[in-house]
Context: one part of a larger RNA
RNA sequence: UGACGGGCACCCGCACAAGCGGUGGAGCAUGCUGUUUAAUUCGACAAUACGCGAAGAACCUUACCUAGGUUUGACAUCCCCGGCAAAGUCAUGGAAACAUGAUGGAGGUUAUCCGGGUGACAGGUGGUGCAUGGUUGUCGUCAGCUCGUGUCGUGAGAUGUUGGGUUAAGUCCCGCAACGAGCGCAACCCCUAUCUUCAGUAGCCAUCAUUCAGUUGGGCACUCUGGAGAGACUGCCGUGGAUAACACGGAGGAAGGUGGGGAUGACGUCAAAUCAUCAUGCCCCUUAUGUCUUGGGCUACACACGUGCUACAAUGGCUGGUAACAAAGUGACGCAGAACGGCGACGUCGAGCAAAUCACAAAAACCCAGUCCCAGUUCGGAUUGUAGUCUGCAACUCGACUACAUGAAGCUGGAAUCGCUAGUAAUCGCGAAUCAGAAUGUCGCGGUGAAUACGUUCCCGGGUCUUGUACA
Numbered sequence: 001u002g003a004c005g006g007g008c009a010c011c012c013g014c015a016c017a018a019g020c021g022g023u024g025g026a027g028c029a030u031g032c033u034g035u036u037u038a039a040u041u042c043g044a045c046a047a048u049a050c051g052c053g054a055a056g057a058a059c060c061u062u063a064c065c066u067a068g069g070u071u072u073g074a075c076a077u078c079c080c081c082g083g084c085a086a087a088g089u090c091a092u093g094g095a096a097a098c099a100u101g102a103u104g105g106a107g108g109u110u111a112u113c114c115g116g117g118u119g120a121c122a123g124g125u126g127g128u129g130c131a132u133g134g135u136u137g138u139c140g141u142c143a144g145c146u147c148g149u150g151u152c153g154u155g156a157g158a159u160g161u162u163g164g165g166u167u168a169a170g171u172c173c174c175g176c177a178a179c180g181a182g183c184g185c186a187a188c189c190c191c192u193a194u195c196u197u198c199a200g201u202a203g204c205c206a207u208c209a210u211u212c213a214g215u216u217g218g219g220c221a222c223u224c225u226g227g228a229g230a231g232a233c234u235g236c237c238g239u240g241g242a243u244a245a246c247a248c249g250g251a252g253g254a255a256g257g258u259g260g261g262g263a264u265g266a267c268g269u270c271a272a273a274u275c276a277u278c279a280u281g282c283c284c285c286u287u288a289u290g291u292c293u294u295g296g297g298c299u300a301c302a303c304a305c306g307u308g309c310u311a312c313a314a315u316g317g318c319u320g321g322u323a324a325c326a327a328a329g330u331g332a333c334g335c336a337g338a339a340c341g342g343c344g345a346c347g348u349c350g351a352g353c354a355a356a357u358c359a360c361a362a363a364a365a366c367c368c369a370g371u372c373c374c375a376g377u378u379c380g381g382a383u384u385g386u387a388g389u390c391u392g393c394a395a396c397u398c399g400a401c402u403a404c405a406u407g408a409a410g411c412u413g414g415a416a417u418c419g420c421u422a423g424u425a426a427u428c429g430c431g432a433a434u435c436a437g438a439a440u441g442u443c444g445c446g447g448u449g450a451a452u453a454c455g456u457u458c459c460c461g462g463g464u465c466u467u468g469u470a471c472a
Base pairs, nucleotide, nucleotide: 001472002471003469004468005467007466009464010463011462012461013460015456016455019420020419021418022417023416026310027309028308029307030306031305034301035300042053043052064296065295067293068292069291070290073121077120078119079117080116081115082114083113088103089102090101091100092099093098123285124284126283127282128281132279133278134274135273136272137270139268144183145182146181147180148179149178150159151158152157163174164173165172189262190261191260192259194230195229196228197227198226199225200224203220204219205218208217209216233256236250237249238248239247240246312413316372317371318370319369320368321367329360330359331358334353335352339348340347341346379410384405385404386403387402388401389400390399426448427447428446429445430444431443432442
C1' cells in the first nucleotide's frame, strides 16, 4: 500500500421489512445429472451451467455409431500425359455412394474443359482457452480508476482523491500543500409524453351533396403519417441552509427537479467462458482422426435437479348473444379474400396485393342472458383406441393438427425459495425471427390493471472513512 475481520462509523440497492403473485406437491413440455447404449456427438457447472451455444435434430443439419466405398482426395494451386468428348438421361448390379455399358452432345479445341499420373500438398468440429487474437459473462451502470508538475518521506509510498455539507453520481459547494488534467458520472444519440409549422395519398371526414358502405364528388379542419421546430432550465416565488452547493413546499405547465424507457459498461477481478463462429502458435492423424453414402443415434429411462406450461375451479366451466374495442409486424420460393365442399384439421378455385391501397386478421380477456350448485363434478385434461388432414423423396424409430371415444394425477402444495415499487406486478390475447413441416421457448406488441413501502435492528451484495492483523 492492499486484502481480510462473527471490528467501528456513515450511506446505497426489491437487500430486508410492508404487500401481491409464484416455485417446491400433480400431469405434461424442455434442459441437465446419472444410468443404459453400437452410438446415445461436443461444449457450458455456485452466484456468472441447466427453455444455455441450438432464431427451430424425421433425411439433410451431424460433429456420434453401424455397414459399404474412396486415397492428390468433397475443396485449392502447380507440373506431366491423353482425349473427342463433360453434365444429364437410360439399362444392369447395389441400401445408397458407386461400378459397368449405352445414349447424349454444352464449353473448349497445343486445352480457363474432362480423364489419368507424379508428388509438393489438400483436409481434420483431432488436442491444448493453462501458448494466443478476437468476442463474451460477472462484480456493475457500482462510482470509482489514474496521470503531470509541485510538496512531504532514506524508501516502499503519501498528498491531490482526505475534511464540513450535498447528490443518483470523485455530482456540486466550501475549506485545505497542493495546482491542474485524463478514463469513467452527467450531457450530446434513439423511442415516448404536449404543442406549433410544412405536406395531404394509399390515411382522415367537421361542414355540403351521395352511398349498403368515406362508397363517390368534395375538403385537409380533426385523427393519423413523417420532415422541421418549440418546450423543462431549480427558470419563478416562499422557507431552511454558510450569503454556497442543495433540500422542502408552491405557482404556472402536457410534462418538475435525471419526466418515463433504451443504447452506452472506466482501471481492473475471476489462468472465468469460447481452439466447435472465426483466426492462430505448438503437438497429433495422413489408404485415415481426411472424405462419400445407407440405416441408426443425438428423441433411450429405475431415478435426482433446474426452467416453464396447464390445472386443482363458482372472481369459475359450458352454451348462446352483442359480433364491442388494439398495437406492432409479415407477405412473391409469398400472403391469400370471397364462393363452393367437408362436423373439423383442411381441400377446390384463384379476386386482390412487391402493399398507410390487398391479404394474413378472428384480437382475447370484457359485457349481456341462460345453465351447472360444490361433486374428483358440465372442474381438470394426461393417457390410450379408431378414423383422418397437411408438409415433405420419406412421418416406423421420431412431426404438427383434426374428429369421435377414453377421462389419469390433481381439492392450493413440507423444509425451503424466486420475481416485482406503476401503466409496474398480475391477467388477456396478437405478431415476428428461425422455418418445407415442426413452440408451453425466445424476442417484440398492445388490452384490462392492483396492493404495499413504518422504517434500516437483522440477512445478502456494494461504496467511503477509520481501526486490528503471525496474510501478500
Molecule: small-subunit ribosomal RNA, 3' major domain
Organism: uncultured bacterium